[in-house]
């Protein structure tokens, strides 16, 4: 060079065309607590870029970028 696979919240993951993109951990307030933990409430925060299909795209196609693997 080729050819897969892969990119969704700080982390680790759901969501395979119908939308308010969900869930654990993590952070933050509050509530309990004499205080800490531990618990329950509430918030907070994501679709790798750019195009095309579609009435509708996290999902389907292109093209580029990032990661991983094969392969002489």
């Nucleotide at each position: 060079g080729c050819c897969c696979c892969u990119a969704u919240a700080g982390c680790u993951c759901a969501a395979u065309g119908g939308a308010u993109a969900g869930a654990g951990c993590a952070g933050a307030u509050c509530a309990c607590u004499u205080c800490u933990a531990a618990u329950g409430a509430u918030c907070c925060g994501a679709u790798g870029a750019a195009g095309g299909u579609u009435c509708g795209a996290u999902u389907c196609c292109u093209u580029c970028u990032g990661g991983g693997g094969g392969u002489a």
This is a predicted structure of a 72-nucleotide RNA (transfer RNA) from Candidatus Gottesmanbacteria bacterium UBA5942. It was read from a public genome assembly. The prediction has a mean pLDDT of 80. Its Rfam family is "tRNA". The family's RNA type in Rfam is transfer RNA.